[in-house]
Molecule: TPP riboswitch aptamer (THI element)
Organism: Nonomuraea zeae
RNA sequence: GCCGCUGACGCGGGGUGCCCGGAGGUCCGGGCUGAGAUCACACCCGUCGAACCUGAUCUAGUUCGCACUAGCGAAGGGACGUCACACCGGUGAACG
Numbered sequence: 001g002c003c004g005c006u007g008a009c010g011c012g013g014g015g016u017g018c019c020c021g022g023a024g025g026u027c028c029g030g031g032c033u034g035a036g037a038u039c040a041c042a043c044c045c046g047u048c049g050a051a052c053c054u055g056a057u058c059u060a061g062u063u064c065g066c067a068c069u070a071g072c073g074a075a076g077g078g079a080c081g082u083c084a085c086a087c088c089g090g091u092g093a094a095c096g
Base pairs, nucleotide, nucleotide: 001091002090003089004088006084007083008082009081010080011046012045013044014043016040017032018031019030020029021028022027023026052077053076054075058071059070060069061068
């Protein structure tokens, strides 16, 4: 010096269920899990890609109920650029 790790910025991707009560018809309140349940200038994720989607009106368990837990899943899809580099790892030049 370069690459990686890491971080920042900009840009981009994504989800928002289930139960109870009240009703004024889709609104309010409460509860469960979770980072987040369309409160969000929020949260999560961007190829190192389980953020998220398909499979799925799936399968087993659990629960009042629910992606609540597990399987499916070494499955198929899925959103990038720039800058910085103290430490750490790798590699390299010059000089001694």